[in-house]
């Protein structure tokens, strides 16, 4: 030199506990501005996270107990986090790393 490969954040899925909501928040979309994060090392987006402020859409109860407040229960919810499994994974670009010639 060339070839092939390893590894993060993170992102989906699936269980499982724990809660929120079922008086509609959350999750999803749009806009705006703000910050953050991107293998081991720089450099880094029009791309991924996430705050705050606006907008649009939008919903699954049931049942028992209780005088009542409310409470259990089983649902539901593109719900939240934990945890365990899988599955994809540095946008790129550059220098390392490891095998091989």
């Nucleotide at each position: 030199u060339g070839c092939a490969g390893a590894g993060u954040a993170g992102g989906c899925c699936c269980g499982u506990a724990u809660g929120c909501g079922u008086u509609a928040a959350g999750u999803g979309c749009c806009c705006a501005u703000c910050g953050g994060a991107c293998a081991g090392g720089g450099a880094g987006u029009u791309g991924c996270c996430g705050g705050u402020g606006g907008g649009a859409c939008g919903a699954a109860a049931a049942g028992c107990g209780g005088a009542a407040a409310c409470g259990c229960u089983u649902g539901c919810g593109g719900u939240a986090u934990a945890c365990g499994g899988g599955c994809c994974g540095c946008a790129u670009c550059u220098c390392g790393c490891u095998g091989c010639a």
This is a predicted structure of a 101-nucleotide RNA (THF (Tetrahydrofolate) riboswitch aptamer). Of the family's consensus pairs, 83% are formed in the model. Model confidence (mean pLDDT): 78 of 100. It matches the Rfam family "THF (Tetrahydrofolate) riboswitch aptamer". For this family Rfam cites "A eubacterial riboswitch class that senses the coenzyme tetrahydrofolate" (Ames et al., Chem Biol, 2010). Its family is annotated with tetrahydrofolate metabolic process in the Gene Ontology.